Large-subunit ribosomal RNA, domain IV from a marine eukaryotic metagenome, 356 nucleotides, folded computationally.
Context: one part of a larger RNA
RNA sequence: CUCUUGUUAAGGAACUCGGCAAAAUGUCCCCGUAACUUCGGGAGAAGGGGAGCCGCAGGGGGUGAUAGCACUAGCUGCUAGAGCUUCAGGCGGUCGCAGAGAAAUGGCCCAGGCGACUGUUUAACAAAAACACAGCACUAUGCAAAGACGUUUAAGUCGAAGUAUAUGGUGUGAUGCCUGCCCAAUGCCAAAAGGUCAAAAGGAGAUGUUAGUGUCAAAGCGAAGCAUUGAAUUUAAGCCCUGGUGAAUGGCGGCCGUAACUAUAACGGUCCUAAGGUAGCGAAAUUCCUUGUCGGGUAAGUUCCGACCUGCACGAAUGGUAUAACGAUCUGGGCACUGUCUCAACAAGAGACUCG
Repeated sequence: CUCUUGUUAAGGAACUCGGCAAAAUGUCCCCGUAACUUCGGGAGAAGGGGAGCCGCAGGGGGUGAUAGCACUAGCUGCUAGAGCUUCAGGCGGUCGCAGAGAAAUGGCCCAGGCGACUGUUUAACAAAAACACAGCACUAUGCAAAGACGUUUAAGUCGAAGUAUAUGGUGUGAUGCCUGCCCAAUGCCAAAAGGUCAAAAGGAGAUGUUAGUGUCAAAGCGAAGCAUUGAAUUUAAGCCCUGGUGAAUGGCGGCCGUAACUAUAACGGUCCUAAGGUAGCGAAAUUCCUUGUCGGGUAAGUUCCGACCUGCACGAAUGGUAUAACGAUCUGGGCACUGUCUCAACAAGAGACUCG
């Protein structure tokens, strides 16, 4: 010097990103216990008091030696009750610094965010506000179900020895109060009148070839067959078209003017849109400017709490808002407590160092 421990004057978070770590609390009995609340809780709330040993006199419980009385004479009933044992108190005394004498064994309170809760998770840097959850909603599926597995038209299996109060998928996430407007785009559903439209069917026609014909020779013409090509016509889904649908993917404006101080604008005008953000909340896990402004807490507060609304860029099941209980959750404050610190000291053990 390092590690693991112990103790510490006065102060008591001044330490630090942060009370990290440590200290403190801790058992049993009695008293007592707030806001809030889903009436269950909160609650061991908080906050107090008591606890050893000895003696004394009683009280309650258990057991019941023994004795008495009665009669229906019994394995009977009733009464008294020693001794032993046990429980909670009362009064008095007594010792120590200390009586739950060791060990083990909740620190508490206030306010806010997030998630309702118990639960699950990154085996070995993340336990959470992430996942799940009960509840809610939408959607598919009528049974040889939808859906899934299987060598993609296999057999077979799961779903299910179930049957729409069922099963699968998706989203949201207890509960309370609620969940606004937009179907133009994208998706899905329905309808099938019209338009478009593949292979296929179809085969009008065209072309090549040439028996023949034609001529002095040729050019030309040219049936059938064969070959190449090919118009009309028939024709599914889909798409176009039509309607519906948001707890489907998603979206939810701008400019100008106006009230008898000023300011502001209930009001008016205008442009655009499918419709222009409703309730509620709001500098928020969202606010750039920003340490916004005001109030509270502090001597002093970029954090925190309560408001305001100018929401760069909240907002309603990608849920909005409120919420008791819960949390090794995150943020702020207080009490208690302490070597975290002012500021360090000493002690014990194990290392380090030297020799073997």